Predicted 3D model of an 85-nucleotide RNA (SAH (S-adenosyl-L-homocysteine) riboswitch aptamer) from an Acidobacteriota bacterium.

[in-house]
């Protein structure tokens, strides 16, 4: 640090289809059709893993470092906030 998994970042409709995922067929370390498809990003807890103990459990580390948050294609609707009449 990666992998997994929860939770948050206001809802919702509509629509495009890039990775990536499904089927398939091919000139097969790819490629092409189809299907799906705008939280896949950003934070934060956890799993996990090491040690201490060990009937369960627990405790300490990796994980001190609060709060706050920036962002997500286009088009609409609400919601909340501000400011004006």
């Nucleotide at each position: 640090c990666c992998c997994u998994u929860c939770g948050a970042g206001g809802a919702g409709c509509g629509u495009u289809g890039c990775g990536a995922g499904g089927c398939a067929a091919c000139c097969c370390c790819g490629u092409u059709g189809c299907c799906c498809c705008a939280g896949g990003c950003u934070c934060g807890g956890a799993a996990c893993c090491g040690g201490c103990a060990c009937u369960c459990a627990g405790c300490c580390g990796g994980a001190u470092g609060a709060a706050c948050a920036a962002c997500g294609g286009c088009g609409c609707u609400c919601a909340c906030c501000c400011u004006g009449c």
The coordinates come from a structure-prediction model, not an experiment, and the mean pLDDT is 77. Of the family's consensus pairs, 100% are formed in the model. The organism belongs to Acidobacteriota, within Bacteria. It was read from a public genome assembly, where an Rfam model found it.